[in-house]
RNA sequence: GGGGCAGUAGCUCAGUUGGGAGAGCACUACGUUCGCAACGUAGGGGUCGGGGGUUCGAAUCCCCCUUGCUCCA
Numbered sequence: 001g002g003g004g005c006a007g008u009a010g011c012u013c014a015g016u017u018g019g020g021a022g023a024g025c026a027c028u029a030c031g032u033u034c035g036c037a038a039c040g041u042a043g044g045g046g047u048c049g050g051g052g053g054u055u056c057g058a059a060u061c062c063c064c065c066u067u068g069c070u071c072c073a
Stems, first nucleotide, its partner, number of pairs: 001072007010025004019056001027043005049065005
């Protein structure tokens, strides 16, 4: 320098026929207990890596940039 994959909640990830942003764990409150753990119920938390474009509508399609992993040179 070129190719491929990945970047979504604090962590691990799902969501690709373009229309609801989600799960598990963690966190907070409450219940249960003498207390803790476990369990149950409720709740908070997101510029979907950054910018632009297409579209009535983009996490999703296109372009550029960026970070990580990997292959080739």

The RNA shown here (transfer RNA) has 73 nucleotides and comes from a Candidatus Omnitrophota bacterium.
The RNAcentral record of the sequence draws on ENA.
The source organism's lineage runs through Bacteria, Pseudomonadati and Candidatus Omnitrophota.
Rfam family: tRNA. Gene Ontology term of the family: triplet codon-amino acid adaptor activity. It is annotated as a transfer RNA.